This is a predicted structure of a 183-nucleotide RNA (FMN riboswitch aptamer (RFN element)) from Actinoplanes sp. ATCC 53533. Rfam family: FMN riboswitch aptamer (RFN element). About the family: The RFN element is a highly conserved domain that is found frequently in the 5'-untranslated regions of prokaryotic mRNAs that encode for flavin mononucleotide (FMN) biosynthesis and transport proteins. This element is a metabolite-dependent riboswitch that directly binds FMN in the absence of proteins. In Bacillus subtilis, the riboswitch most likely controls gene expression by causing premature transcription termination within the 5' untranslated region of the ribDEAHT operon and precluding access to the ribosome-binding site of ypaA mRNA.The FMN riboswitch structure, reported in present an FMN-bound six-stem junction, adopts a butterfly-like scaffold, stapled together by opposingly directed but nearly identically folded peripheral domains. The prediction has a mean pLDDT of 78.

RNA sequence: ACGCGCUGGCGGGAUUCGGUGAAAUUCCGAACCGGCGGUAAUGCCCUGCUCCGGCAGGGCUGAGCCCGCGACCCGGACGCCUCACCAAGGCGGACGGUGGAUCUGGUGAGACUCCAGAGCCGACGGUUGAGCGGACGGCAUUCGUGCCGAUCGUUCAGACAGUCCGGAUGGGAGACAGCGCGC
Numbered sequence: 001a002c003g004c005g006c007u008g009g010c011g012g013g014a015u016u017c018g019g020u021g022a023a024a025u026u027c028c029g030a031a032c033c034g035g036c037g038g039u040a041a042u043g044c045c046c047u048g049c050u051c052c053g054g055c056a057g058g059g060c061u062g063a064g065c066c067c068g069c070g071a072c073c074c075g076g077a078c079g080c081c082u083c084a085c086c087a088a089g090g091c092g093g094a095c096g097g098u099g100g101a102u103c104u105g106g107u108g109a110g111a112c113u114c115c116a117g118a119g120c121c122g123a124c125g126g127u128u129g130a131g132c133g134g135a136c137g138g139c140a141u142u143c144g145u146g147c148c149g150a151u152c153g154u155u156c157a158g159a160c161a162g163u164c165c166g167g168a169u170g171g172g173a174g175a176c177a178g179c180g181c182g183c
Stems, first nucleotide, its partner, number of pairs: 002182007010174001016030004032162001033122002035069004043060007064120002073097003078092005102118005124166003128157007136149005
């Protein structure tokens, strides 16, 4: 150095201006953001050689839309909890499935990665107003009731999130460090 195991912390960015509107960081116009590994001809640096034109080797860097992975979503053997047992519910979960987007021109031996230009994409849940009704709370009351608030149901209209809020102080591809074993 390499392989295996254990441990540790680390491990995702971004709404600004204008417009419409009762209401929008959600719509419209412009602007803004880009996880991990691989591939890679850019750029920078180091070393050696040199016929001083370069050549060879090494290090760092280098793709949102090329290949793969993760996150989210769906299913789920099985395990755990509640439980006398079953059922039902909750938590975890090997594994499986689903899973977004790029072209044109240039250079060149070679580019979907470089340069120029023009495009495109981004999980799930939440989100507004008014009317009517229920129970509740507060205030007022001539004790009949009235007004206000948040909440549930319902009707009508409506507004649609990469960026806001939430699950998530979670999970995680993976990179790094330490220790042990092997070689």
RNAcentral holds the sequence, with entries from Rfam.